[in-house]
RNA sequence: GUCCCUGUAGCUUAAUGGAAAAAGCGUCUCCCUGCGAAGGAGAAGAGUGACUGUUCGACUCAGUCCAGGGACA
Numbered sequence: 001g002u003c004c005c006u007g008u009a010g011c012u013u014a015a016u017g018g019a020a021a022a023a024g025c026g027u028c029u030c031c032c033u034g035c036g037a038a039g040g041a042g043a044a045g046a047g048u049g050a051c052u053g054u055u056c057g058a059c060u061c062a063g064u065c066c067a068g069g070g071a072c073a
Stems, first nucleotide, its partner, number of pairs: 001072007010025004018056001027043005049065005
């Protein structure tokens, strides 16, 4: 330099054009317990890497950037 892949809660992943972006782990609160652990109940936390576009409607499709990874040179 060319090409490809990935980017969504603190972490790991869903959602593959149609509502209020879902779950596991973690965190916090309560119950339970003599105290913890385990177990049970609940809560908070992301508007999806950025911007533009297409569309009635975008995490999803297109373009340009940004970041990470890979292949070739």
Transfer RNA from Candidatus Nealsonbacteria bacterium CG_4_10_14_0_2_um_filter_40_15, 73 nucleotides, folded computationally. The coordinates come from a structure-prediction model, not an experiment, and the mean pLDDT is 81. The RNAcentral record of the sequence draws on ENA. Rfam family: tRNA. It is annotated as a transfer RNA. Rfam describes the family as follows. Transfer RNA (tRNA) molecules are approximately 80 nucleotides in length.